[in-house]
Large-subunit ribosomal RNA, domain IV from a Planctomycetota bacterium, 358 nucleotides, folded computationally. Its mean pLDDT, the model's own confidence on a scale to 100, is 87. Lineage of the source: Bacteria > Pseudomonadati > Planctomycetota.
Context: one part of a larger RNA
RNA sequence: CUCUGGUUAAGGAACUCGGCAAAUUGACACCGUAACUUCGGGAGAAGGUGUGCCCAUGCUGGUGAAGGACUUCGCGUCCGGAGCUGAUGUGGGUUGCAGAGACCAGGGGGUAGCGACUGUUUACUAAAAACACAGGACUCUGCGAAGUCAAUAGACGACGUAUAGGGUCUGACGCCUGCCCGGUGCCGGAAGGUUAAGGGAACUCGUUAGCUUCUUCGGAAGCGAAGCGGUGAACCGAAGCCCCGGUAAACGGCGGCCGUAACUAUAACGGUCCUAAGGUAGCGAAAUUCCUUGUCGGGUAAGUUCCGACCUGCACGAAUGGCGUAACGACUUCCCCACUGUCUCAACCAGGGACUCA
Numbered sequence: 001c002u003c004u005g006g007u008u009a010a011g012g013a014a015c016u017c018g019g020c021a022a023a024u025u026g027a028c029a030c031c032g033u034a035a036c037u038u039c040g041g042g043a044g045a046a047g048g049u050g051u052g053c054c055c056a057u058g059c060u061g062g063u064g065a066a067g068g069a070c071u072u073c074g075c076g077u078c079c080g081g082a083g084c085u086g087a088u089g090u091g092g093g094u095u096g097c098a099g100a101g102a103c104c105a106g107g108g109g110g111u112a113g114c115g116a117c118u119g120u121u122u123a124c125u126a127a128a129a130a131c132a133c134a135g136g137a138c139u140c141u142g143c144g145a146a147g148u149c150a151a152u153a154g155a156c157g158a159c160g161u162a163u164a165g166g167g168u169c170u171g172a173c174g175c176c177u178g179c180c181c182g183g184u185g186c187c188g189g190a191a192g193g194u195u196a197a198g199g200g201a202a203c204u205c206g207u208u209a210g211c212u213u214c215u216u217c218g219g220a221a222g223c224g225a226a227g228c229g230g231u232g233a234a235c236c237g238a239a240g241c242c243c244c245g246g247u248a249a250a251c252g253g254c255g256g257c258c259g260u261a262a263c264u265a266u267a268a269c270g271g272u273c274c275u276a277a278g279g280u281a282g283c284g285a286a287a288u289u290c291c292u293u294g295u296c297g298g299g300u301a302a303g304u305u306c307c308g309a310c311c312u313g314c315a316c317g318a319a320u321g322g323c324g325u326a327a328c329g330a331c332u333u334c335c336c337c338a339c340u341g342u343c344u345c346a347a348c349c350a351g352g353g354a355c356u357c358a
Base pairs, nucleotide, nucleotide: 001353002352003351004350005349006348007347008346010344011343014342019339027051028050029049030048031047036041038172052094053093054092055091056090057089058088060086061085062084063083067079068078069077070076095099107337108336109335110334112332113331114329115328119131120130135170136169137168138167139166140165141164147156148155149154173324174323175322176321178254179253180252183251184250185247186246187245188244189243192242193241194240198236199235204230205229206228207227210223211222212221213220214219255273256272257271258270259269282316283313294310295309296308297307298306
C1' cells in the first nucleotide's frame, strides 16, 4: 500500500448521479395507532412502556396420595384433598455498566409517476414501466366445425358441440369510450361494364385432283372443287375487378385565413376556403413541451430535479384505450425524521496478502 473485519472526539449527507455502502431498527407482552379505503385493509402504521433473581400472596389448569363412606368384595363406586407441576396477577425486596444481558430477529414517515394485484422474463451485463393475468370487446366456427400438423392416409382441436373451440386487440375495479366509411381491408349485392380456359365457326391461307395459257415438249405460269391442315373474327363463357350498399373495441383519420364587445386585452359572434370528418369528455411544460431552467405558488439561506396550478398541447386524447383509483412493487422521482467514517479528515486496532529473510 491492498483486502476483510472492529472502534472513534466534534459535526451529521456537508459525500455522491443517487444515503451507494455502512449505521439505526429488530424478540415477546401490553398500551396506542392518521389520511385514505374496493370496508377486507392501511397496520407490526406511527409512537410508547415492561422484561433478571428472591420472598409473600391472590386466582386458576393438570395430576391426584393418605384417609373416610358405600359395597355385588371387583384392578368397584362416591367423597376427599396432601404432594408434585403449569399459566397468570398483585405487593415487597435485591443486584450488575448492562436482565429479549451472548447469537439469531423490521429503520420509519410523506409526495408523485408507471403497472391493478400474486406471478413470468433476456441460463452467462437489463427483473422492469416489458410479458402474463382475471375482466372487456370484435371476429370466425353448426360438427367429417373453424384452425393447426401432414404428399395421401391420418392426428390434434375433442371422446368437446356456440355458457364450446380458434384468432386479434385491450388489460382488476370506478366513470366513460365522441366525430369520420373518402382511401385500404372485410361483409353483403347482383342490374350494367370488363374478363380466362372452353364452346363457336365466318373470313382467309397452305396443299392439290382438275382446268386454262405458253412452250425450246424437258417444263413454266395462272386459276383452283372436295378432303386434310394452319391462323382464326363475331357470338356464348364464372369468380374477380369496376359498380351499389354496410362496417372503425377493422387498418386508420380527426383543418386554415380574416374580422368583431363603450379603456386595453380577449372573442361568446360573423365571413370565407377546404375536407370523409375537422379532436368531444377528460387530461395537459406530462415516461409526451422544441423554444424551456415557460410563468405563478410551495418546499430550501440558496431548488435545471420535485409538488400544486396556468394552457401558448413544436408534436395528449378516448380498448395502438382516456381519466381516476384502495391494496401491492428488490420499479422510478422528490422531501422529512432517526441513524451513521458517505463526508469535513482522518486515526488506531485485529487478521490475510504485498515486502524482507530462511